[in-house]
Context: one part of a larger RNA
Molecule: large-subunit ribosomal RNA, half B
Organism: Planctomycetota bacterium
RNA sequence: ACUUCGUUAAGGAACUCGGCAAAAAAGCGGCCGUAAUUUCGAGAUAAGGCCUUCCCGCGCAAGCGGGACGCAGCUAAAGAUCCCAGGGGACUGUUUACCAAAAACACAGCUUCCUGCUAACUCGCAAGAGGAUGUAUAGGAAGUGAUGCCUGGCCAGUGUCCGAACGUUAAGAGGAGGGGUUAGUCGCAAGACAAAGCCUUGAAUUUAAGCGCGGAUGAACGCCGGCGAUAACUAUAAUCGUCCUAAGGUAGCGAAAUUCCUUGUCGGGUAAAUUCCGACCUGCACGAAUGGCUUAACCACUUGGGAACUGUCUCAACGAAGUACUCGGCGAAAUUGCAAUGUGAGUGAAGAUGCUCACUAAUCACAGUUGGACGAAAAGACCCCGUGAAGCUUUACUACAGCUUGAUAUUGAAUUAGGGAUACAUAUGUUCAGAAUAGGUGGGAGCCUUCGGGCGCCAGUGAGAUACCACCCUUGUGUGUUUUUAAUUCUUACCCCGACUUGUCGGGGGACAGUGUCUGGUGGGUAGUUUGUCUGGGGCGGAUGCCUCCCAAAAUGUAACGGAGGCGUUUACAAAGGUCGGCUAUCCCGGAAUGGAAACCCGGGAGAUAGUGUAAAGGCAAAAGCCGGCUUUACUGCGAGACCAGCCAGUCAAGCAGUCGCGAAAGCGGAACUUAGUGAUCCGACCAUUCAAUAUAGGAUGGUGGAAGCUCAACGGAUAAAAGCUACUCCGGGGAUAACAGGCUAGUCAGGUCCAAGAGUCCACAUCGACGACCUGGUUCGGCACCUCGAUGUCGGCUCGUCGCAUCCUGGGGGUGAAGAAGCUCCCAAGGGUUUGGCUGUUCGCCAAUUAAAGCGGCACGCGAGCUGGGUUCAGACCGUCGUAAGACAGGUCGGUCUCCUAUCCACUGUGAUCGCGGAAAUUUGAGGUGGCCCUUCUUUAGUACGAGAGGACCGAGAAGGACGAAGCUCUAGUGUGUCAGCUGUCCCGCCAGGGGCAUUGCUGAGUAGCUACCUUCGGUUAAGAUAAGCGCUGAAAGCAUCUAAGCGCGAAGCUGUCACCAAGAUUAGAUUUCAUAGAUUGGUCAGAGAUUAUGACCUUGAUAGGCUCUAGGUAUAAGCAUAGUAAUAUGUUCAGCCGAGGAGUACUAAUAAAUCAUUUGA
Repeated sequence: ACUUCGUUAAGGAACUCGGCAAAAAAGCGGCCGUAAUUUCGAGAUAAGGCCUUCCCGCGCAAGCGGGACGCAGCUAAAGAUCCCAGGGGACUGUUUACCAAAAACACAGCUUCCUGCUAACUCGCAAGAGGAUGUAUAGGAAGUGAUGCCUGGCCAGUGUCCGAACGUUAAGAGGAGGGGUUAGUCGCAAGACAAAGCCUUGAAUUUAAGCGCGGAUGAACGCCGGCGAUAACUAUAAUCGUCCUAAGGUAGCGAAAUUCCUUGUCGGGUAAAUUCCGACCUGCACGAAUGGCUUAACCACUUGGGAACUGUCUCAACGAAGUACUCGGCGAAAUUGCAAUGUGAGUGAAGAUGCUCACUAAUCACAGUUGGACGAAAAGACCCCGUGAAGCUUUACUACAGCUUGAUAUUGAAUUAGGGAUACAUAUGUUCAGAAUAGGUGGGAGCCUUCGGGCGCCAGUGAGAUACCACCCUUGUGUGUUUUUAAUUCUUACCCCGACUUGUCGGGGGACAGUGUCUGGUGGGUAGUUUGUCUGGGGCGGAUGCCUCCCAAAAUGUAACGGAGGCGUUUACAAAGGUCGGCUAUCCCGGAAUGGAAACCCGGGAGAUAGUGUAAAGGCAAAAGCCGGCUUUACUGCGAGACCAGCCAGUCAAGCAGUCGCGAAAGCGGAACUUAGUGAUCCGACCAUUCAAUAUAGGAUGGUGGAAGCUCAACGGAUAAAAGCUACUCCGGGGAUAACAGGCUAGUCAGGUCCAAGAGUCCACAUCGACGACCUGGUUCGGCACCUCGAUGUCGGCUCGUCGCAUCCUGGGGGUGAAGAAGCUCCCAAGGGUUUGGCUGUUCGCCAAUUAAAGCGGCACGCGAGCUGGGUUCAGACCGUCGUAAGACAGGUCGGUCUCCUAUCCACUGUGAUCGCGGAAAUUUGAGGUGGCCCUUCUUUAGUACGAGAGGACCGAGAAGGACGAAGCUCUAGUGUGUCAGCUGUCCCGCCAGGGGCAUUGCUGAGUAGCUACCUUCGGUUAAGAUAAGCGCUGAAAGCAUCUAAGCGCGAAGCUGUCACCAAGAUUAGAUUUCAUAGAUUGGUCAGAGAUUAUGACCUUGAUAGGCUCUAGGUAUAAGCAUAGUAAUAUGUUCAGCCGAGGAGUACUAAUAAAUCAUUUGA
């Protein structure tokens, strides 16, 4: 010193985030007595008060009466603290084994949805199983969360359910049409056409769910406005207007577990309240089963207040046990680059034991303290990065299970109705004109006849002409066949049930269901993935390709989240292209009808300011600008040579060949005054093709050339196709990169100086000081990103300090708008001091009461290997808000493991050893160092100076006190597990009596020594010296003046010294005295000493310790006996007995016996 305990004067929560911890009280015994509230059960052992032992008598008992002792009788042990008022959850219960026990979960109750039994739902590939040997009072799912009062509006979005007319829509059915091939035909040939068959493609049509569409639905997911004006004070707005919406938040509650501003405002409580309670309503951002508002009872929940009680505190003390320490035995661990490991200042990868300079420092241990070794531990969990991982979410992408739809197979029969196709039969067809109801075409001059004739031809009408024969068309009808749809029926496939004789009956369903294949839909149920980069950290924002200018430093090039702008085109035959020819804008001045500032005309001047399709720059007058004529070179095939350039790309280009335009010609022309106007590769499609084409022919396909298809705009383009959350997280890395601290810087900040407009009645400067200028500091907010991410623990408090001075007080002074007193301001000054509380985690701040004053800062915002852990900042949970959700919030709220009993080095506090200092012992000096240094009140001077008064001093003298410090234990007080006494329970000493053990020392009452403070005594004094600011003397430079230049003086709590302590390792090792046959050590008994060691006392020539005798003192009257009493008990013997760490005396015991070192050298 720590851990666990015991006691504590006075005060009593002042401690602290918080009564944490501790203490105390009542003790499921008895009697009495119990409030609000209430679901009438409760609350309730509410609260609160009294009693409790022993003996005798009575009584069945409960108990009553009488008596006795003690400080104390539930005598020890064990055994609820209570009250008031909020919040939350109704309750008992459950939970994060190992940081969260809660307000979270559950719960009874309420509601909704699904499910008719081969149930829904769940598990399973299936068989099958659970549900359930249950049947809607049942089962499953979801939400809410007892009870009470209630549960408002919105169906636009999303979801769910219902509907089926229309639209869209898969496979299947269907098969128009197309393509390839070629017998053949045509053709002189080239070649063209092309049947059947085969191969291939495939339109219309048919066709379900879904979606669209219509409706319902909120105890489904959810949502529930804005602006302006208005009343006879003001304020407010019952009221009005207007816009929007699916509808605009009703009841209730409300600064709330929800309120940012905010410590809202008012009231209560307190001396004082950021907490708390009650209200208000301005609800950032309550609100009705994601339930709203109440609520008795309950709660290791949470908040505030009170009583009681206390070492939580003021403020600490003593004691006990166990550690620590010494000795003996046994004997780890982390850690460790090397170590011969100091301080200050500086430097330095920016905080040095190791570098530089200065200083300090004999060597080595032991006990301690933790400031440093950016201490140890754990390849930082925060932050960023990784084309890392995982978990979760969803209207990210893509799949898959599941569910669902249709087709088809298993799969059969029949009826009815409808549709289609086909065959046969049969009917059908009206413009006008024409005899008249002309379907079309071809043939056709005849046909039929009952022999009368009729119908035709002809003629006529008309677009078309009829008889007869033939083939058809349109629209119907009937029959047959076939196909399809819908409905219904059947039974034999198939399924279920029952029975038994176990392969058959009986019953129920039934071509449905089920199952297989194909197919559309749905599908975070499951899975795999994606979710860019730059970035003065990251995110949010912005940017991402191309052109022009500046930056850019006179070649080119050149960065930044530097400063400014543009582009993703435009122009086509009436050109903004080519060519040939011509022309000159624009502005200013003067003049002239309408006519004006500007129209057109004339003259003059300036000189490119105009214009150029489009930004800017560079150009441009024999124009690249403007006008006109003719035109298409906005051509084909090439291309020497250059520029630029990492590559890919990009740019310029004479010349040659062909063919053109313009021009008389020379010539010019391969778009545009130039520089932007863009996209690689793959992929498929298109055009062309003297290319290849799997025996051959053909050509499916490919190649080659061309042009098109990308806001692939993250623009050198990862894929055809991709968003989020992580605080449940993980891995790899980074001080390449943030948060803390340090460093650099100093915009901001703080302080100062200069100037002086102004304020100050007057007057810049008693005081204040604008607009400005210049410094200093390194406490704020920042900037930078330099050390540290193989870890530098972060706010505040506590403890302990230390430094600076820009001084809060105290001290000394100058000025004053200083009468005095009190102030203001400036100068000097850092010696000392600088309060206690209420609120809040707070620093800060506000408040209460004091004070001489309640200073500002630095020290890693000093200090967590010193403490705390309230805040912040893991995992749980709630509210508000945001988000579809997972989740998120410098928003709020409740809860939440602080590792190292062991310190190696430095540092620091102590204690030793060794060696040195020329032998030993003792006494000292003081170079140097450390500490201390304070303040107030009162009385007096003096109610004086001053002042009209009110008020009210300097200087000086005296008294008292506060805090702080040192020493001490006489007093007071505490402790006092030595001591004495009392008392309970129990065991033992055989019993009584008397004792002993245990029960925290069992409890209780006292208390010696010692140790302590709350106690006592003392201290900060006084001269002196040198000074600061300041005030002076004398005094020149400068005949004056001047405190200064030479000289001299005064002048502060400050400096030196005085005071206390350490101190000769002060290696400069000092001095003095005595001795030198000096002394020291070991050993022993010890304490005024003490961890060990050391120090001190003593060792027989002895009182050192123990013992013994006595005693200061403590306790309180022992036992035994006697007496009194029935007894408990009392009285006497007896101020006894016991103890006595203190003080004396006394050798009874033990300090015996002895050993070692030194005694040198020189004279």